[in-house]
RNA sequence: GGUGAACGCUGGCGGUGUGCCUAAGACAUGCAAGUCGAACGGUGUGUGUAGGUAGCACUAAGUUAUUUAAUACGUCAUCCUGACGAAGAUCAGGAUAUUUCAAAUAAUUUUGUGCUAUCUACCUAUACAGUGGCGAACGGGUGAGUAACGAGUACGAACGUACUUCAAUCUAGGGGAUAGCCCACCGAAAGGUGGAGUAAUACUCUAUGUGGUCGCAAGACUAAAGUCGCAAGACGGUUUGAAAGCGGCGUGCUUACUACCAGCUAGUUGGUGAGGUAACGGCUCACCAAGGCUAUGACGGUUACCGGCUCUUAGCGGAGAGUCCGGCACAAUGGGACUGAGACACGGCCCAUACACCUACGGGUGGCAGCAGUUAGGAAUUUUGCGCAAUGGACGAAAGUCUGACGCAGCGACACCGCGUGAGGGAUGAAGGCCUUCGGGUUGUAAACCUCUUUUGAUUUUUCAUGAAGAAAGAUAGAAUAAGCAGCUACUAACUACGUGCCAGCAGUCGCGGUAAUACGUAGGCUGCAAGCGUUACCCGGAUUUAUUGGGCGUAAAGCGUCUGUAGGUGGUAUGACAAGUCUUGCUUUAAAGACCCCGACUCAAUCGGGGGACGGGGCAGGAUACUGUUAUGCUGGAGUUAUUGUGAGGUUACUGGAAUUUGCGGUGUAGGGGUUAAAUCCGUGGAUACUGCAAAGAACACCAAUGGCGAAGGCAGGUAACCAACAAUAUACUGACACUGAGAGACUAAAGCUAGGGGAGCAAAUCAGAUUAGAGACCUGAGUAGUCCUAGCCUUAAACGUUGCCUGUUAGUCCCGCGAUUUUUUGCGGGAUGUAAGCUAACGCGUUAAACAGGCCGCCUGGGGAGUAUAGCCGCAAGGCCGAAACUCAAACGAAUUGGCGGGGAGGCGCACAACCAGUGGAGCAUGUGGUUUAAUUCGAUAAGAAGCGAUAAACCUUACCCGGGUUUGACAUGUACCUGCACGCCCCCAGAAACGGGGGAAGCCUUCGAGGGUGGUACACAGGUGUUGCAUGGCUGUCGUAAGCUCGUGACGUGAGUUGUUCUCUUAAGUGAGGUAACGAGCGCAACCCCUGUCCUGUGUUACAGUAUCACAGGAGACUGCCUAGCAUUAUUUUUGUUAGGAGGAAGGAAGGGACGACGUCAAGUCAUCAUGAUCCUUAUGUCCGGGGCUACACACAUCCUACAAUGCACACUACAACGGGUUGCCAAGCCGUAAGGCGGAGCUAAUCCUUAAAAGUGUACUCAGUGGGGAUUGCAGGCUGAAACCUGCCUGCAUGAACUUGGAAUUGGUAGUAAUCGCAAAUCAGCAGAUUGCGGUGAAUACGUUCUCGCCUCUUGCACACACUGCCCGUCAGAUCAGCAAAGUUGGGGGUACCCAAAGCCUCGCUUCGGCGGAGUUAAGGUAAAUCCAGCGAUGAGGGUU
Repeated sequence: GGUGAACGCUGGCGGUGUGCCUAAGACAUGCAAGUCGAACGGUGUGUGUAGGUAGCACUAAGUUAUUUAAUACGUCAUCCUGACGAAGAUCAGGAUAUUUCAAAUAAUUUUGUGCUAUCUACCUAUACAGUGGCGAACGGGUGAGUAACGAGUACGAACGUACUUCAAUCUAGGGGAUAGCCCACCGAAAGGUGGAGUAAUACUCUAUGUGGUCGCAAGACUAAAGUCGCAAGACGGUUUGAAAGCGGCGUGCUUACUACCAGCUAGUUGGUGAGGUAACGGCUCACCAAGGCUAUGACGGUUACCGGCUCUUAGCGGAGAGUCCGGCACAAUGGGACUGAGACACGGCCCAUACACCUACGGGUGGCAGCAGUUAGGAAUUUUGCGCAAUGGACGAAAGUCUGACGCAGCGACACCGCGUGAGGGAUGAAGGCCUUCGGGUUGUAAACCUCUUUUGAUUUUUCAUGAAGAAAGAUAGAAUAAGCAGCUACUAACUACGUGCCAGCAGUCGCGGUAAUACGUAGGCUGCAAGCGUUACCCGGAUUUAUUGGGCGUAAAGCGUCUGUAGGUGGUAUGACAAGUCUUGCUUUAAAGACCCCGACUCAAUCGGGGGACGGGGCAGGAUACUGUUAUGCUGGAGUUAUUGUGAGGUUACUGGAAUUUGCGGUGUAGGGGUUAAAUCCGUGGAUACUGCAAAGAACACCAAUGGCGAAGGCAGGUAACCAACAAUAUACUGACACUGAGAGACUAAAGCUAGGGGAGCAAAUCAGAUUAGAGACCUGAGUAGUCCUAGCCUUAAACGUUGCCUGUUAGUCCCGCGAUUUUUUGCGGGAUGUAAGCUAACGCGUUAAACAGGCCGCCUGGGGAGUAUAGCCGCAAGGCCGAAACUCAAACGAAUUGGCGGGGAGGCGCACAACCAGUGGAGCAUGUGGUUUAAUUCGAUAAGAAGCGAUAAACCUUACCCGGGUUUGACAUGUACCUGCACGCCCCCAGAAACGGGGGAAGCCUUCGAGGGUGGUACACAGGUGUUGCAUGGCUGUCGUAAGCUCGUGACGUGAGUUGUUCUCUUAAGUGAGGUAACGAGCGCAACCCCUGUCCUGUGUUACAGUAUCACAGGAGACUGCCUAGCAUUAUUUUUGUUAGGAGGAAGGAAGGGACGACGUCAAGUCAUCAUGAUCCUUAUGUCCGGGGCUACACACAUCCUACAAUGCACACUACAACGGGUUGCCAAGCCGUAAGGCGGAGCUAAUCCUUAAAAGUGUACUCAGUGGGGAUUGCAGGCUGAAACCUGCCUGCAUGAACUUGGAAUUGGUAGUAAUCGCAAAUCAGCAGAUUGCGGUGAAUACGUUCUCGCCUCUUGCACACACUGCCCGUCAGAUCAGCAAAGUUGGGGGUACCCAAAGCCUCGCUUCGGCGGAGUUAAGGUAAAUCCAGCGAUGAGGGUU
């Protein structure tokens, strides 16, 4: 883009089309093919004419009887005028004309006329059953069958033809029947039988023969029908010829898939003869021959009506076959013929079968795939309509009749096209909705409102039309009667809010949804299309994703394991001929419709009408000859032959050699050997191993040996011989395209394996032992059988790989090797390297041995899995091989390269990382923290390193967030508004109470410009408040890798790109520190330095200090920079230079002098919403707030970090020295006194270099003497002190008493490289009080480092990767559960087409009989039956595997 569509939501009108795609299932009812009386005999009805009979009416003339009044009403016709109106029709008014005078009534006779009924005759019209003619073979339906001369296209010869046209001819004379009708009879019906009689354009005989047929000829045979008309004539009939149109037959080419269908065929292929047909022909039959088709796909199977055309596509193509047109086939299923010009016949016949209906049970009837309609099926497809008015058809001389063909209408948005649902103005940008940053924005000129219009629809009038249907013109009212559907993450035009919370749901693909969803649902807004819009199904496109146009095969899927060679494809060079391919010209055809172009008719369009022209295809004819082809004659360059010289693990067979191994027999000899990481099994005192002599056997061939050689590949290795084959170079001679490739086919084909027979030393699947191990069905060890070897025969597969088919040509080089030629230069063939030119490649890479550029031929590929599986077939002894699917399932699988990360990969380097050394932890007691448990609560957080003496540098109340209880609700705290209050705020006292809170009293008592304002309190409303949740919504801050040396950028360059280079390399450094080199050159954040402290000196100043120097303090400066010397090493042609190492001098300090602060890009969704801030959310008489008490301090236990110890380098006592950082007025507190002590009294000094707070270890001496001891101090009792409202839960300290574990600590593990560890004390912060912790301070003051193999961590380079949440990764198989499809399967069920035989209807053919009506027989056949096979499908216990989870 499309559709004969369907479904969902919605739906105003018209035009034109279109409508059972499924069950070629079954059908009620009505209609769809009749017509002709001018072919015929009749029957019915009607008109007319003539005649007869009967009845009635009227008229005329008579006869008899009776009676005698007035006028007016009314009716009809014509004309004129007027009204309405387009006209017609109608209405009103007026005028004119007309009618009788003697008649009327009743009865009766006759004449005439008319009407009705009926009969006879004649004419005529109409209808009808039957005989007869024509039609019914057309028109209409459907697509089951058919892979075919069925269709399309182009040709052909052996034919037929009613009606139509043309040209001829004749139309003469006879005859006998038969239906209808009538009579009789049978049957329920359908229908039938018999008798009498009748007509024809029905049937038949004779004549004639223009002609025709047969025949060489003679000759023979062969027709007919009349009807209508007064007539003219018309319509027919017979015979023959011709034409047109139609039909039958034949042929070339085209016409689906399948080889998991490879052989098919017996009237089959051909001939002769006969039969048959309209006609050719095995069409049929008899005989003869053995042919015919097939890899260019026969035969078989499956599917399918074919074409014009339709859809799509740039085109080539692909798909389809509805409507319309042409052809074919079919008519319930199967068979058959009859009639006829034409049928093997949709609305005909016969038979069989199935189904249905009627029945009196005897027997009959039927065929919607005609139009409507019903039912069934289905997602799904219409009215039992009107009319022959138009077009067409049948019949007829015609009028006409018939026509569900056809023309119309109805139903369905099913499709296409057109129109409408209003137009112009209108800002206060209304209300409402939605959003909001609260300002506004948007819906939106949209609405309201004003002016205007009337398509469509509604109501209504009229006209046109032969007309079923319809068309046109006018009038009235009124914006009135008329908008939805889908979408809004990207693809893809269009975004926000709310709800939901991996739920509900969406989804075409990727995917969305786990509390801030533009993706779900709703709303607002927006986008698209619009009487439709979406969805589903299917087709083409995009898809160069089957590649002819127009793809590939080294590694992505894909080169057969290799060669020989058939068919086929392709093929060097010169000339001539031919003209098949090819090119060109003309004619013809390719129906119409459709498509394209032009013009026209409906207002336009869709639709319809007219005209025009192709391209391309087929056929026929003419021409050209370059190329291809065919043919003829040549050529030597491709190919081959010959000669000479060579080469090689090329093949086959035979013979043969030495070393080694093992075994056997001896000798020497003694206790082990062997084996392994270490062992053991094993061998050995019955003498092994070892050494040595002899012998046997089998297998394999060291060195040479190589990147080497040969072979088609597999493969080939001791030596010699024979036979066979190959290759190379050179040379002349010869052949003269003999060539290349190669579907099928054939041959060879490692190892393993199989069969038979040998052989068997070593090795060695299986197997047995020993080890290893959690186990060890393995790796290691000791044994050991098939096998390995030979002969013969199979198997035919490999990562059979260069993962690269074979052949030919073209395109720069350099180097090496092998075999040749050559005097040399050089050169041929073969094998390699380099990776350089061009080129190619997705990249990697390839690159004269191409994966470059070209040509020829073959093979193979088309997402992953299922699966190289199943089935069928072929091969094989088997194992198995070759060929080789599908269902189902996934949205990937795969290649190459990049950056990371990782590795029980590699290289280099670093770190108290290991090692060395010192001291610890882990064991004990206690302290603190955590987990757990408990509890009303034990508030919360942190919880690998990087939580756990952490937040907390201080939980008795407070803190406090937790629990219990008691209060309170605009609130403990902030701002604002309105009203009230007329009280300042505040202070004191009393009562109740646990307090908060509540109640009461008292004292004191505002400002003012007099309007009121401020303050306070109260009420109401906005709001406050929250240590409630989310650190995975966040800011800020912090930890960690890590003070590790890294992390990046600009420009340039390289690469298709990700990305790389720089930043790699060498040397060096603590360092990406520096130097050199370098497609890089520079730069930034980090490193270092700048800053602070300490160490030396100088200058200045100086409180304190009794004074001075010094010390000290503060401020500023100097000093150190590989600067100097020596030597070694490396580098260097030389002189040197540079780098590095060691030592030295000077110096307070020497190689960063020692510390600190300082922490790149980033990582861990690391930590913190409980410091603070903050989005969202939740609570609002409570999750807020106030108060009292309790809890955070619990205690079987586990862990982390400390303290104190276990003692003699110690403990206890006595004596006696030396600091620093700091702190101090709600404070530090001296001297002195009291107390055993904690402490108390006391009060000097100090707002601090002034006063106070100030050491311990060390040192000197005494005692203890190795013990649970004068070690150790837990625990507990009593008595006290201090702080504080308060010390019970729950503080610290003192004295006396008590005197636990613990005797150096398992596995494991921590810190430290120098003023460090270890050890000793001091101060401060917090703080009323509370220090075993923390942060600082000083005193004393070590040991060790060979070194980088290992452990841990880190940095750089490199390598592999199937990892990227990145190795705590990814991922394989079994088992267990569920489920799905397929396979096999004993069997069972159904179907298809054949074969053989049996039986055989109707019909046909044939034979016989016949009373001519028929009867009987034979043959053939549909259907049916029997039998054995075959193919397809369904089900199937169970079995084996597979997919998903």